[in-house]
RNA sequence: GGCGGAGUAGCUCAGUUGGUAGAGCAGAGGACUCAUAAGCCUCGAGUCGGCGGUUCGAUUCCGCCCUCCGCCA
Numbered sequence: 001g002g003c004g005g006a007g008u009a010g011c012u013c014a015g016u017u018g019g020u021a022g023a024g025c026a027g028a029g030g031a032c033u034c035a036u037a038a039g040c041c042u043c044g045a046g047u048c049g050g051c052g053g054u055u056c057g058a059u060u061c062c063g064c065c066c067u068c069c070g071c072c073a
């Protein structure tokens, strides 16, 4: 330098023929218990890497850039 993949909640990841984002774990609270743990109930947390474009509408499509991983040279 070329090609491909990934970037979404604190962490691990889902999500889409474009229509206002979810799970598990972690965290907080409650109930239970003599008490703790486990299990149960509830809750908070996201400019969906950045900037543009297309569109009535973009996490999703297109372009450029940034970070990480792999292959080739």
Stems, first nucleotide, its partner, number of pairs: 001072007010025004019056001027043004049065005
A computed fold for a 73-nucleotide RNA from a Candidatus Omnitrophota bacterium, annotated as transfer RNA. It matches the Rfam family "tRNA". From the family's description: Transfer RNA (tRNA) molecules are approximately 80 nucleotides in length.